[in-house]
C1' cells in the first nucleotide's frame, strides 16, 4: 500500500403463519447485542410497553383442499455489506 472479516439489507426456492388481522412498517420511552481486540459508537440492527395508521379474498366444500393475498416467520443460496484505535494475511 492492498486484501480478509460484524450485525444487517436485496433476490430466489423450501417449509410455515394469517387472512375471523397476528406479523410487517411508523413515532416516542427504556434496554440490548453488535468484524478478532477495546471499558470505541449510530443516522444500521435487536427485545420490551405504549401510541397512530393498516390489508384481498375467492372457488370445491363445510373437521378439510385448492388458488391467491400480506411492504408475513424460518432455513438454505447467491449478492451486498462497519465510522475510530489496535490486531490478521500479502
Nucleotide at each position: 500500500c492492498a486484501a480478509a472479516g460484524u450485525a444487517g439489507g436485496u433476490u430466489c426456492a423450501g417449509c410455515g403463519c394469517g387472512u375471523a388481522a397476528a406479523g410487517u412498517g411508523u413515532u416516542g420511552c427504556g434496554g440490548g447485542a453488535u468484524g478478532g481486540g477495546a471499558a470505541c459508537g449510530u443516522u444500521g440492527c435487536c427485545c420490551g410497553c405504549a401510541a397512530a395508521c393498516g390489508a384481498a379474498g375467492g372457488a370445491a366444500g363445510u373437521u378439510u383442499u385448492c388458488c391467491g393475498c400480506g411492504a408475513u416467520g424460518c432455513u438454505g443460496a447467491a449478492u451486498u455489506g462497519c465510522g475510530u484505535c489496535c490486531g490478521u494475511u500479502g